The prediction has a mean pLDDT of 77. The RNA shown here (TPP riboswitch aptamer (THI element)) has 112 nucleotides and comes from Microvirga thermotolerans. Rfam family: TPP riboswitch aptamer (THI element). The family has 115 seed sequences and 16,130 matches in Rfam 15.1. About the family: Vitamin B(1) in its active form thiamin pyrophosphate (TPP) is an essential coenzyme that is synthesised by coupling of pyrimidine and thiazole moieties in bacteria. Its family is annotated with thiamine pyrophosphate binding in the Gene Ontology.

RNA sequence: UCCGUUCGACAGGGGUGCUCCGUAUUGCCGGGGCUGAGAUGGCGGCGCGAAGCCGGCGGACCCUUCAGCUGAUCUGGAUAAUACCAGCGGAGCGAGGCGACGAUGUUUUCCG
Repeated sequence: UCCGUUCGACAGGGGUGCUCCGUAUUGCCGGGGCUGAGAUGGCGGCGCGAAGCCGGCGGACCCUUCAGCUGAUCUGGAUAAUACCAGCGGAGCGAGGCGACGAUGUUUUCCG
């Protein structure tokens, strides 16, 4: 320094889906499958006649401009199914400063 597919400590941001089987209100759990970096733990509230929703806290993980969210109950394809893949997308929004190292440039000094 309008630099970096690197490292570090600190700080901050984010998502956690789909599906099958079993049993259960003394319940809201146990096991399996898919994708993924990640599909989580307990607490509180609400709700449920069939296996939930919401909130805050924590864990692991990812990201700080290749996280993620919005459009979106979107479009196409695939699938048992999905937020699985692709498009939309050079979209809009979105959380970083420092140090190390490297790279580049400039200046000064010394030696030849």